[in-house]
RNA sequence: UGCUUAUAGAGAAAGACCGAGGGAAUGGGCCCGUGGACGUCUUGGCAACCACUUCUGGAAAGGGGCAGGUGCCAAAUCCCACUUCGCUUCCGCGAAGAAAGAUAAGCG
Numbered sequence: 001u002g003c004u005u006a007u008a009g010a011g012a013a014a015g016a017c018c019g020a021g022g023g024a025a026u027g028g029g030c031c032c033g034u035g036g037a038c039g040u041c042u043u044g045g046c047a048a049c050c051a052c053u054u055c056u057g058g059a060a061a062g063g064g065g066c067a068g069g070u071g072c073c074a075a076a077u078c079c080c081a082c083u084u085c086g087c088u089u090c091c092g093c094g095a096a097g098a099a100a101g102a103u104a105a106g107c108g
Stems, first nucleotide, its partner, number of pairs: 001108007013043005021032003026081004044073003049069002052064003077100001082097006
């Protein structure tokens, strides 16, 4: 860095350092931020993807727990954008899906 599969309206913050932008990218909206955001470090926590364990002849599915490998700890992946369907005179609203991104696992 690419491919495949799965998941997402739940959950979980303090301290120190830094100092102006940040919320992936483009556009729009809406938020966070000098009362210090974002980021880094320490500590703490959340969750349960893998591993573990139970069940099974063996698996799958299901259950359990968190001492291992990751991940995460503002807002639905913050919301919308593309397609289809429904409603609506229009503006627009709702539903399903796609795309993109994120995380995990596997593969190259």
Molecule: SAM riboswitch aptamer (S box leader)
Organism: Gracilimonas mengyeensis